[in-house]
């Protein structure tokens, strides 16, 4: 520098649960708190996953309106893959 990731050492993130907040939701911030994590840093670009306010089609109603089915423009980066970028060094 490449490869790999040591029961290394220095630092690092933090699930779920619970509580506050924000949103229709899916989920997100923020506190506790540690299941994990060597990219659990960034980035929805490919593939998958969640949700379904509005919109749209149907169904019932006298209406308001409800119910259902489709749908991302909304989410996830801790599913993988792929693009940036980056600590430390036993081999």
């Nucleotide at each position: 520098g490449u490869g790999c990731g040591a029961c290394a050492a220095a630092g690092g993130c933090a699930a779920a649960c619970c509580c506050g907040g924000c949103g229709a939701a899916a989920g997100c911030c923020g506190g506790c708190g540690a299941c994990g994590c060597a990219a659990a840093g960034c980035u929805a670009c490919g593939a998958g996953g969640c949700u379904a306010c509005a919109g749209c089609g149907c169904g019932c109603g006298a209406g308001a309106g409800c119910g259902c089915g489709c749908c991302a423009c909304g989410c996830c980066a801790g599913u993988c893959g792929g693009g940036c970028c980056g600590c430390c060094g036993a081999c």
Molecule: c-di-GMP-I riboswitch aptamer
Organism: Gemmatimonadota bacterium